[in-house]
C1' cells in the first nucleotide's frame, strides 16, 4: 500500500430480506437452605459508524473505522 475474512449484551456465539433479534455463561431481585453454593422462578442488558436498494436491511451494495491474515 493492496486483496480477503470478522465486527450481534459484561463474555462466547446463533438469526432464509418481514413473526417480540435468540442461546449459553455472567450480573441483579425472590424463593429454597442455619449460612453460602446448588436448584427453582422473575429481570435488566446489544446489531462498529454513516449513506443508498427496498413496501420492509443484523441481513444485500458503497464509503470510514477496528481486529485478524495473506501479499509486496
Nucleotide at each position: 500500500u493492496u486483496c480477503g475474512u470478522u465486527g450481534u449484551g459484561g463474555u462466547g456465539c446463533a438469526a432464509c430480506g418481514g413473526u417480540u433479534a435468540g442461546c449459553a455463561u455472567a450480573c441483579c431481585u425472590c424463593g429454597c437452605u442455619u449460612u453460602c453454593a446448588c436448584c427453582g422462578a422473575g429481570g435488566a442488558g446489544g446489531c462498529c459508524g454513516g449513506g443508498g436498494u427496498u413496501c420492509g436491511a443484523c441481513u444485500c451494495c458503497c464509503c470510514g473505522c477496528a481486529a485478524c491474515g495473506a501479499a509486496g